[in-house]
Molecule: c-di-GMP-I riboswitch aptamer
Organism: Gemmatimonadota bacterium
RNA sequence: UGCUGACAAGAGCAAAGCCGCCGAAAGGCGACGACGCAGAGCUACGGGGCUACGGUUCGAACACGGUGCCAUGCCCGCCGGGCCGCCAGC
Numbered sequence: 001u002g003c004u005g006a007c008a009a010g011a012g013c014a015a016a017g018c019c020g021c022c023g024a025a026a027g028g029c030g031a032c033g034a035c036g037c038a039g040a041g042c043u044a045c046g047g048g049g050c051u052a053c054g055g056u057u058c059g060a061a062c063a064c065g066g067u068g069c070c071a072u073g074c075c076c077g078c079c080g081g082g083c084c085g086c087c088a089g090c
Stems, first nucleotide, its partner, number of pairs: 002090004012037002017032001019030004035077001041083003045080003048075003054070003058066001
């Protein structure tokens, strides 16, 4: 340095749930909590998924409410890419 992740060892992260806050929502942040994770580290670059404040469509005289469509929003613990990386073995 590359590959592999058996055997360990020292570390690490933290699902669901719950409380508080932010947000239209998806979801995010913090505390408690652990389902699990060899990267469940970082990055929204590609695919995929979620939401629709706002825009637009429909019918309705208009309005209100509702339906459909759209990401500029969100998810990296959905898959892949890029970057960085502890230990052990070869």